[in-house]
Context: one part of a larger RNA
C1' cells in the first nucleotide's frame, strides 16, 4: 500500500428492536442429497436443491438392453456405373429394415442439368474429456457509493496528494475549505409504466340529452358531453411562506395541488472478487473415438424407495363447514384455433357448428365478499391421503407412467421442539383469473385484478456493508 482485529470513531440496510404471517410437527407435490438398479443420463452445493427442465408414456434421450447400418442420420467434393424423383400394394420382422411385383420415366441447346442409388476416395458425425487453455453469457459482493486518470507539488523510493477536514446528502449528492487544478467511468438525470389535467381523434368502445323500439338489453336512429381508447401537450422545480443553518449546500413547519421534497413501480449492475458457473445453448484451441465414444430402431429408464434435507400445496376448523340467491374486476389468448344458443349426460363430458384473423365474437362462470338457511365443538357435515369399482378426455399407444369425472372408502393431522424465513402500503396476508411450455399433463413459473391491515421507541446487541483512524511476528 492492502487485508485482519472477539480496536477505536461516524454512518446505512427488514440487519436486530415494534409488529403481522410462515417454515420446522401432519399428508401430499417437488426438487436434491444417499441407497437401489441392467440403467436409475448430465450439470448445478454462501451465489446447488419446483435450478438448467417454459411442461420425460413414444418422441424429447445424452442412460440401459437387444436388433440393425457403416462416405454413414446431415454438409461439401471428385470418379466411375446406373436410375427421374418417387407412389402403392403383398410377404418376413418388435421395429429399423429387407424382399417381391406393379405404376411412374423430369428438363434440354441432346454435350448435359437438377434429384436419387450402388461402389471408391477426400471427408462427416460424437450432449466424448479438459470451465484450471478459451470467446459469448451469467451468478455474486451490490443499485453498495465507490473505482481510476492527466498535469502539478510533496517524499531516495514504494507511494501521497487530489479522493483528507467542517457541513450536508438516498449518493465520491452538494456547498466551504484546503498544493493542488481538471477530467473520466460509477450516482442522478434523460427511457418504459401508473397517477392529474388540457387538447386532438370517435370505431369494434361509450350514451348524457331528443327520438323509435322491446319481455329484456346502446337494440335503432342519432350524439361527443362522460367514460374508455392512444397520439401530443401541461405538470412538480425545494417554486413559494416561516423557522434553523456559515449570508452556502441542505433540513423542519405550512399554503396551495391530483401528486411534495427521487411521487410509485421497472429497466439500468462501475473498477474488480470469487482459475466462482457453464465445453450439454452457441462459438473454440488441444486431446480423444472412427464397423464406433458415430448413427438408426424397439422395449426399459430418466417416475425405483429402510432414509435424512430444500421449496411449495392442502389441512388440522365456527373469522369456519355445507346449500340456495344476489353482486363487483383486470392483464392476457385464440384458424392446424376459441368455440356461443340448444340438445344429452348426476359430472368429467359428448352432438352440434352462430359468430370471430378479434375494443366487434369466444375462453369467460370471476372468487374472496353480501342475504338466507343449516351444522354446535366432535377426529365432527372439519381434514382429504389411501384403495375399489364404474367412467371422460388426449394420443399409433395411458401396465410400467397421464390428468379429469362419478360413487364407495375415509388416514395422518386438534396449530407444531432445538431452530428458523418473508414483508414498512395498495405492502404482508387473504381470494379468484389470464398466459406461456404444450396433443395431453402445472401444487412450479410468469403476469393480472378484487379485499386489506399491524409495527416501526431506538442502534445497546446478532448479520452484511461504506468513511476515518489506530494496532500487526500477515502479503
Nucleotide at each position: 500500500u492492502g487485508a485482519c482485529g472477539g480496536g477505536g470513531g461516524c454512518c446505512c440496510g427488514c440487519a436486530c428492536a415494534a409488529g403481522c404471517g410462515g417454515u420446522g410437527g401432519a399428508g401430499c407435490a417437488u426438487g436434491u442429497g444417499g441407497u437401489u438398479u441392467a440403467a436409475u443420463u448430465c450439470g448445478a452445493u454462501c451465489a446447488a436443491c419446483g435450478c438448467g427442465a417454459a411442461g420425460a408414456a413414444c418422441c424429447u434421450u445424452a442412460c440401459c438392453g437387444g436388433g440393425g447400418u457403416u462416405u454413414g442420420a446431415c454438409a461439401u467434393c471428385a470418379u466411375a456405373g446406373u436410375g427421374a424423383a418417387g407412389u402403392u400394394u403383398g410377404c418376413a420382422g418388435a421395429g429399423a429394415u429387407g424382399u417381391a411385383a406393379a405404376c411412374g420415366u423430369u428438363c434440354u441447346u441432346c454435350g448435359g442439368a437438377a434429384c436419387g442409388c450402388u461402389a471408391u476416395g477426400a471427408c462427416a458425425g460424437g450432449u466424448g474429456c479438459u470451465g484450471c487453455a478459451u470467446g459469448g453469457c451469467u451468478g455474486u459482493c451490490g443499485u453498495c457509493a465507490g473505482c481510476u486518470c492527466g498535469u502539478g507539488u510533496c517524499g531516495u523510493g514504494a507511494g501521497a496528494u487530489g479522493u483528507u477536514g467542517g457541513g450536508u446528502u438516498a449518493a465520491g449528492u452538494c456547498c466551504c475549505g484546503c498544493a493542488a487544478c481538471g477530467a473520466g467511468c460509477g450516482c442522478a438525470a434523460c427511457c418504459c409504466u401508473u397517477g392529474c389535467c388540457c387538447c386532438u381523434a370517435g370505431u369494434u368502445g361509450c350514451c348524457a340529452g331528443c327520438a323509435a323500439g322491446u319481455a329484456a338489453u346502446g337494440u335503432u336512429g342519432g350524439g361527443g358531453a362522460c367514460u374508455c381508447u392512444a397520439g401530443g401537450g401541461g405538470g412538480a422545480c425545494a417554486g413559494u411562506c416561516g423557522g434553523c443553518g456559515a449570508u452556502a449546500a441542505g433540513c423542519c413547519g405550512g399554503a396551495g395541488g391530483a401528486a411534495g421534497g427521487u411521487g410509485g413501480g421497472g429497466a439500468u449492475g462501475a473498477u474488480g472478487u470469487c482459475a466462482a458457473g457453464u465445453c450439454c445453448u452457441c462459438a473454440u484451441g488441444g486431446c480423444c473415438c472412427u464397423u464406433a465414444c458415430a448413427u438408426c430402431c424397439c422395449g426399459g429408464g430418466c417416475u425405483a424407495c429402510a432414509c435424512a434435507c430444500g421449496u411449495g400445496c392442502u389441512a388440522c376448523a365456527a373469522u369456519g363447514g355445507c346449500c340456495g340467491g344476489u353482486a363487483c374486476a383486470a392483464c392476457g389468448a385464440g384458424u392446424c384455433g376459441c368455440g356461443a344458443u340448444a340438445c344429452c349426460g348426476c359430472g368429467a363430458g359428448g352432438u352440434g357448428g352462430a359468430g370471430c384473423u378479434a375494443a366487434u365474437c369466444u375462453c369467460u362462470a370471476a372468487a374472496a365478499a353480501c342475504c338466507g338457511g343449516u351444522c354446535u365443538c366432535a377426529g365432527u357435515u372439519c381434514g382429504g391421503a389411501u384403495u375399489g369399482c364404474a367412467g371422460u378426455c388426449u394420443g399409433c399407444a395411458a401396465c410400467u407412467c397421464g390428468a379429469c369425472u362419478g360413487c364407495a372408502u375415509g388416514a395422518a393431522g386438534u396449530c407444531g421442539g432445538a431452530a428458523u424465513c418473508g414483508c414498512u402500503a395498495g405492502u404482508a396476508a387473504u381470494c379468484g383469473u389470464g398466459g406461456a411450455u404444450c396433443a395431453g399433463c402445472a401444487c412450479g413459473c410468469c403476469a393480472c385484478g378484487g379485499u386489506g391491515a399491524a409495527u416501526a421507541c431506538g442502534u445497546u446487541c446478532c448479520c452484511g456493508g461504506g468513511c476515518c483512524u489506530u494496532g500487526u511476528a500477515c502479503a